[in-house]
Small-subunit ribosomal RNA from an uncultured bacterium, 1390 nucleotides, folded computationally.
The coordinates come from a structure-prediction model, not an experiment, and the mean pLDDT is 84.
The sequence is in RNAcentral, with records from ENA and SILVA.
RNA sequence: GAGUUUGAUCAUGGCUCAGGAUGAACGCUGGCGGCGUGCCUAACACAUGCAAGUCGAACGAAGGUAUGUAUAGGAAGUCUUCGGAUGGAAUAUGUAUAACUUAGUGGCGGACGGGUGAGUAACGCGUAAGUAAUCAACCUGUGACACACGGAUAACUGAUAGAAAUGUCAGCUAAUACGAGAUGAACUGUUUAAAUUGGGAAAUGGAAACAGCAAAGCGAAAGCGGUCACAGACGAGCUUGCGUCUGAUUAGCUAGUUGGUGGGGUAAGAGCCUACCAAGGCAACGAUCAGUAGCCGGCCUGAGAGGGUGAACGGCCACAUUGGAACUGAGACACGGUCCAAACUCCUACGGGAGGCAGCAGUGGGGGAUAUUGCACAAUGGGGGGAACCCUGAUGCAGCAACGCCGCGUGAGUGAAGAAGGCCCUGGGGUCGUAAAGCUCUGUCGUAUGGGAAGAAGAAAAUGACUGUACCAUACAAGAAAGCCCCGGCUAACUACGUGCCAGCAGCCGCGGUAAUACGUAGGGGGCAAGCGUUAUCCGGAAUUACUGGGCGUAAAGGGUGCGUAGGCGGCUAGUUAAGUCGAGGUUAAAAGGCAGUAGCUCAACUACUGUUGGGCCUUGAAACUGUAUAACUAGAGUACUGGAGAGGUAAGCGGAACUACAAGUGUAGAGGUGAAAUUCGUAGAUAUUUGUAGGAAUGCCGAUGGGGAAGCCAGCUUACUGGACAGAUACUGACGCUAAAGCGCGAAAGCGUGGGUAGCAAACAGGAUUAGAUACCCUGGUAGUCCACGCUGUAAACGAUGAUUACUAGGUGUUGGGGGUCGAACCUCAGCGCCCAAGCAAACGCGAUAAGUAAUUCGCCUGGGGAGUACGUACGCAAGUAUGAAACUCAAAGGAAUUGACGGGGACCCGCACAAGCGGUGGAGCAUGUGGUUUAAUUCGACGCAACGCGAGGAACCUUACCAGCGUUUGACAUCUUAGGAAUGAGGUAGAGAUAUUUCAGUGUCCCUUCGGGGAAACCUAAAGACAGGUGGUGCAUGGCUGUCGUCAGCUCGUGUCGUGAGAUGUUGGGUUAAGUCCCGCAACGAGCGCAACCCCUUUCGUAUGUUACCAUCAUUAAGUUGGGGACUCAUGCGAUACUGCCUACGAUGAGUAGGAGGAAGGUGGGGAUGACGUCAAGUCAUCAUGCCCCUUAUACGCUGGGCUACACACGUGCUACAAUGGGUAGAACAGAGAGUUGCAAAGCCGUGAGGUGAAGCUAAUCUCAGAAAACUAUUCUUAGUUCGGAUUGUACUCUGCAACUCGAGUACAUGAAGUUGGAAUCGCUAGUAAUCGCGAAUCAGCAAUGUCGCGGUGAAUACGUUCUCGGGUCUUGUACACACCGCCCGUC
Repeated sequence: GAGUUUGAUCAUGGCUCAGGAUGAACGCUGGCGGCGUGCCUAACACAUGCAAGUCGAACGAAGGUAUGUAUAGGAAGUCUUCGGAUGGAAUAUGUAUAACUUAGUGGCGGACGGGUGAGUAACGCGUAAGUAAUCAACCUGUGACACACGGAUAACUGAUAGAAAUGUCAGCUAAUACGAGAUGAACUGUUUAAAUUGGGAAAUGGAAACAGCAAAGCGAAAGCGGUCACAGACGAGCUUGCGUCUGAUUAGCUAGUUGGUGGGGUAAGAGCCUACCAAGGCAACGAUCAGUAGCCGGCCUGAGAGGGUGAACGGCCACAUUGGAACUGAGACACGGUCCAAACUCCUACGGGAGGCAGCAGUGGGGGAUAUUGCACAAUGGGGGGAACCCUGAUGCAGCAACGCCGCGUGAGUGAAGAAGGCCCUGGGGUCGUAAAGCUCUGUCGUAUGGGAAGAAGAAAAUGACUGUACCAUACAAGAAAGCCCCGGCUAACUACGUGCCAGCAGCCGCGGUAAUACGUAGGGGGCAAGCGUUAUCCGGAAUUACUGGGCGUAAAGGGUGCGUAGGCGGCUAGUUAAGUCGAGGUUAAAAGGCAGUAGCUCAACUACUGUUGGGCCUUGAAACUGUAUAACUAGAGUACUGGAGAGGUAAGCGGAACUACAAGUGUAGAGGUGAAAUUCGUAGAUAUUUGUAGGAAUGCCGAUGGGGAAGCCAGCUUACUGGACAGAUACUGACGCUAAAGCGCGAAAGCGUGGGUAGCAAACAGGAUUAGAUACCCUGGUAGUCCACGCUGUAAACGAUGAUUACUAGGUGUUGGGGGUCGAACCUCAGCGCCCAAGCAAACGCGAUAAGUAAUUCGCCUGGGGAGUACGUACGCAAGUAUGAAACUCAAAGGAAUUGACGGGGACCCGCACAAGCGGUGGAGCAUGUGGUUUAAUUCGACGCAACGCGAGGAACCUUACCAGCGUUUGACAUCUUAGGAAUGAGGUAGAGAUAUUUCAGUGUCCCUUCGGGGAAACCUAAAGACAGGUGGUGCAUGGCUGUCGUCAGCUCGUGUCGUGAGAUGUUGGGUUAAGUCCCGCAACGAGCGCAACCCCUUUCGUAUGUUACCAUCAUUAAGUUGGGGACUCAUGCGAUACUGCCUACGAUGAGUAGGAGGAAGGUGGGGAUGACGUCAAGUCAUCAUGCCCCUUAUACGCUGGGCUACACACGUGCUACAAUGGGUAGAACAGAGAGUUGCAAAGCCGUGAGGUGAAGCUAAUCUCAGAAAACUAUUCUUAGUUCGGAUUGUACUCUGCAACUCGAGUACAUGAAGUUGGAAUCGCUAGUAAUCGCGAAUCAGCAAUGUCGCGGUGAAUACGUUCUCGGGUCUUGUACACACCGCCCGUC
């Protein structure tokens, strides 16, 4: 810096990520070199080898070798007369010499080097000092010395024990082994008295006396050693200041403990040890105890301050199987020494012995995990030795491991047909991609061959483990050499397919439920690269423990409150001092490391050199500030005096009202209680009322925004005692102050203990109600308790959710108590109690002299949510419980303030047939129609609160039709393309239920070219093959389009400006007004857009133009506007006019507008229609249509016949007809509008009771037809009944449409004559030409189930006080833990 709490915002706050690092491990991969590093675990156990020896110039002894010599010996060879002679070797013994080997004695070294980190919280380590309290082998320097004796002992020999290890006894022998004596410059000790130095204990130098202590030899020689003393160097011991982890749920620890004296002890101080004496010592500045840990230079990280760490390298410490102990020695309480004990392992003859890898390798084991039983002493260093030299798993090298860092490579140039191939694709192309191939070049690295160092050391020679290594030269061929992770955001990098909340991913947020850039694979891309990722750990980011650098009103966080100890902090003036502070100088802080520079390996890593960095200490100076000590002051603080205010506290006494109980009187049937009731009380006399008596508790009005108190809290009146604050004017003290861990008090209510008291109220409890239940809310009772005294408890939302104190910083207003002032006010001032606001602060809300502002001092407290104020421990308490106070585990949030919505059985205002007021219905009956359910082979599908249900369907007998059964077809009923043939087409026959199959006859067209033979083309038909057709199959939650709904509700937004950190607000809110965000006024807003309104259509009035098929006043005419005629009227069609609150009055703000009126056909939108803002409901529709994806393809496609969609116990919706007299029947006789009509409407006439038939005039319609309007009206009948109401159902006979009325049409006539007598709960419509009622027409349509739908006119009401309530909507406001938005969220139980 980013992600993550929210619809969005700000702040708080946690979680997570990007960076760096590692002794790492794991996964995939792996070319080379250099330099480093490599058991972090079991301080577990260890086979085997090696890691400390050396000196013969300390010593005796032993041994072999060489040479000489003596003795013994007598081989080979030679000669031979074969008898022998010669020859003298090997060998043995002794001796001498020389070089050598070494078990033992002796010396030096094994206390170094190497390993490990178990222990240790300590003078262990670091740092700075001290040692006037010390040692010191080897080394260096100086001085001095070594005289003269003695007795042993190992080795060895013999004997002997034992399995062995190891001894034992007897005897022999040497020394630089051991001992006694002498000497003592010096040294040490004691004593003496002067000098110098020092603050002092003391030291130094000199003098005197007494006492004490030495020695070793070897060698041919040079020389090497020995002894004493002093000094130096290296090193060691001891002491001290400061620093050095966590826990107080460890608060007290300590008996040699603390100190002293005497004695002992040590190299040396010391309770180090001991005897005696004293009673100290340590600790809240954290003793003791517990846990953890080797410390440091450094290393990692970080801007720094810090935090983490202590591998490798270096310093110190500790340890060496575990525990203890000493010996030797200069040095050890000793890794490869000794003794004892323990565990373990091994050997054993069972008696007894041996051993110690935390040395180097190596083994087992543990573990996620860590190497060779290598080479060499060549170099560097160490031990011994005079030296040669020996030893050295220290060390130098090599081996193994990408474990880390650094360097190099895996090729370079050219190369477009943009190859092939892969992937994507809108099918055009794009991309991998100059990438490859091809051509040219180079040779790091590699391989081979040849050469070949430095490291070796100041004369020469000799000496190399590494090593024939580094390096050089030549040759060879691009030849052997690239992977890993990632691609949703953070975070650089995207597509396809598969999968379908599966498989899986995930660091956090989160992906996956059929179109996944998040899973898996592929292509492409990004990053790093011999590595890349993951895991683990540390720092950072994290200002998330805040010293630098945070907070506490509401986010986590002020102790309930006071007094007060330690501690911290502290007024003014003048001196002192120099601890803090500041300056200067010196010294120290090892090397390595870091930083800067230079240099060496080809560079770098690595290495070398030079410089430098930080802290401490010492000396010295300054004196402002803090401190220290001194003297003074009065502004802080306190004391004395006067005064008034007050529910301040404690105790005692007194009062009235109310209440209850008891007693008595009056009085009678109820009372009481509730939303309504009941339990309860009452005829044994209640309630009510009157009087009296008793009791306990609480104190009306005053009373307040008031007063007092530290807080808790304090209220009738009086008295007594008593605390504090305030004001005034003087005097006094002289910083006496502030805060406040620990401690000590006080501390509401409830609760506990003991004893009282108990009227009312009232947990528990009982009963009655309420309720699904009701262990509650309501009611009737009622015990603890509430009250008093004494004691305990010690907590509260003990709140101003705000610790105390001091100072400073605009105002306004009210009030309480004082003082000044005034006639009284005003006004000024001190101390309180409130409100509003400035600056400032704050995340905002808000705070704002009573701060949450600006500063200072001090105490308390916080560090994500849950677990949890829980567990354990401790303290207190009679108990209840209180105080203190975790962890495991779990989540990615929890929480604050504010914003916009939505919601509320919140508020205010307004509107609507929303209620109310009315009229008529539905719900009951029968029937029609739709739906559910059921049934069925099928009863096709869709629509489901309003906003599905006479809806899609404005017309299912076949068709429609999508469903079922059966029969058939497979390039298909339909489209395009290819090939072949044929014109098309018409009319029959046969089979079949039909589709279809088969067959006969008729028919040879149109256009173009032509060589006149013929060829080609278009439409159409047939056949064949495949591309494809086809699908009312799925998904309306993938979609377009269309539609419903809130709602014709008045709203929804934008630009600029302004306000706010911001989301947002303002505008659009407010006051009026309107049907309206309609208009007016006001206003940090000013304007604008989509909506409203208007513009459009119909209707109502008038004018005007034109009059046919319309009309007819006047004139003729007729049966008739029939005809002539007319252009007045009606009407029709155009074009215009009219209405605008324009006029008047009143109201209103002189406004918008409202009310009334005039005029007018119409009056305040005249009436009706069309018109539907931003959006909501994943609303409806894939079956109107279109369409992505998925699915079917001899079937989920297509054709046909028949059936079904019309089923029927039932339930619901919408309607029709009724139940009758405001009516039914009969008869007579009036008045519409709007439509439709040539596949049609059909007149007159005739026939039929009728449906209808016949008939054909007229009409493509202001002409003709449908077409008779009906209710109304007149007259008459019926007389309240299941009827002369009502018409269902059924029978018979018919009519019409149609290929066909069985399933399943409508109509007619006659007959039949069901339910039904006005409809429960509930519910619907309607505010005027409306409801109600009456008929007429049309679409669809062969016909019709139409009582439906859409239109038309006729007759024609009632009511609206009003907005409390119901429903819906709008505006403002308020609350919210809701935002998928109350059909929300969420708690508990099971």